[in-house]
């Protein structure tokens, strides 16, 4: 100096004047209105994808059915999230990535090509050792029949090479044989046993068997553990209205809550169709697994103590417009119960730790 890697903070600033909300205090006061003084979008307020709280349905019980997760340990209210850590992949390295139980419980499935996609087979192409078929010679003299010799050969042997495939029934070597082959050995991989090191995933050493049969489980499925439903238009309360009226169905083997079903629980005259009719306030609402600094404990993700701070709550939905001055001219974006997380979007600034390669001392 120049390439990188992983985080973290930030998201235009300052002034005046007008405006909206919304809370407090004051005049007044039936109310409205007015003065003054305080807060008024995010790092994601998004998507709505996971978890949790809070409501109501039974402080949600029991069974199927359903739907989630999946390497180990741990944090946490809880998680598919986070920290640690094993395995595997890939990077010169800093790092990054991985739905990472089980294919020996069972059922399927593997296009096309290929002999064969899993009960193994055999197109080419090796080899005739032993059977076999055929031919030529011998013994031996004419065939048949008996015995040796030499060729050939496949409906024998083989799976080494070749050729198909995304994958071809361990791999390399060396011996062995007719030719071959875990057939026999080394060595890698495998699978069992045991030692040992770790809380474990899981590493490492030893033995042992010649080798269990390929791939895919983000194919049903198995195993393990976890899920009850519905959502703030939840729900709760205050005024009104669901009226008269007609018609229909079931009354205890019923009808409603009751949700994907049976059970169970609880309530009871209930409910359909018509007719006509309402739909306004108030609370749930923001204080909280809360922020922010100190210690303290842990490798960490977190936890525990102390202080200290109050930080949007609108409901036709407020957060807004102009003036000036400045600069690097400002990007994605706008709260609707609440919180923890995960994904997506983002101009530009500030910043820390690592790694790599050069060049100087």
């Nucleotide at each position: 100096g120049g390439a990188g890697u992983c985080g973290g903070c930030u998201g235009g600033a300052c002034a005046g004047u007008c405006g909206c909300u919304u809370c407090g205090c004051g005049u007044a006061u039936u109310g409205a209105u007015u003065g003054c003084g305080g807060g008024g979008a995010g790092g994601a307020a998004a998507g709505u994808c996971c978890g949790g709280g809070c409501u109501c349905c039974a402080g949600a019980g029991g069974g199927c059915a359903g739907g989630g997760u999946g390497c180990c340990a741990g944090g946490u209210a809880a998680c598919g999230c986070c920290u640690g850590g094993g395995g595997g992949g890939u990077g010169u390295g800093a790092g990054c990535c991985c739905a990472c139980g089980g294919a020996a419980a069972g059922u399927g499935c593997c296009a096309c090509a290929g002999a064969a996609a899993a009960u193994a087979u055999a197109c080419c192409g090796c080899c005739c050792a032993a059977g076999c078929g055929c031919c030529a010679c011998c013994g031996a003299a004419u065939u048949u029949c008996c015995g040796g010799u030499g060729g050939c050969g496949a409906c024998g042997g083989u799976a080494a090479g070749g050729g198909u495939g995304a994958a071809a029934a361990g791999g390399u070597g060396c011996g062995g044989u007719a030719a071959g082959a875990g057939c026999g050995c080394a060595c890698c991989g495998c699978g069992c046993u045991g030692a040992c090191g770790g809380u474990a995933a899981c590493g490492c050493c030893a033995g042992u068997g010649g080798c269990a049969g390929g791939g895919a489980a983000a194919a049903c499925c198995c195993c393990a553990c976890c899920c009850g439903g519905a959502g703030c238009a939840a729900g709760a309360c205050c005024a009104a209205a669901u009226a008269a009226g007609g018609g229909g169905a079931c009354a205890a083997u019923g009808g409603c809550g009751u949700g994907g079903c049976c059970c169970g629980c609880g309530c009871c005259g209930u409910u359909c169709c018509u007719g006509g009719g309402u739909a306004g306030g108030u609370c749930g609402c923001u204080a909280c697994a809360g922020g922010u600094g100190c210690g303290c404990g842990g490798u960490g993700a977190c936890g525990c103590g102390c202080a200290u701070c109050g930080c949007a709550g609108a409901u036709g939905a407020a957060u807004g417009a102009c003036u000036g001055u400045c600069c690097a001219c400002g990007a994605c974006a706008g709260a609707a119960c609440c919180c923890g997380g995960c994904u997506u979007a983002c101009a530009g600034g500030c910043u820390g730790a690592c790694u790599c390669c050069c060049c100087c001392a």
Predicted 3D model of a 361-nucleotide RNA (Bacterial RNase P class A) from a Gammaproteobacteria bacterium.
The prediction has a mean pLDDT of 76.
RNAcentral holds the sequence, with entries from ENA.
Lineage of the source: Bacteria > Pseudomonadati > Pseudomonadota > Gammaproteobacteria.
Rfam family: Bacterial RNase P class A. By type it is a ribozyme.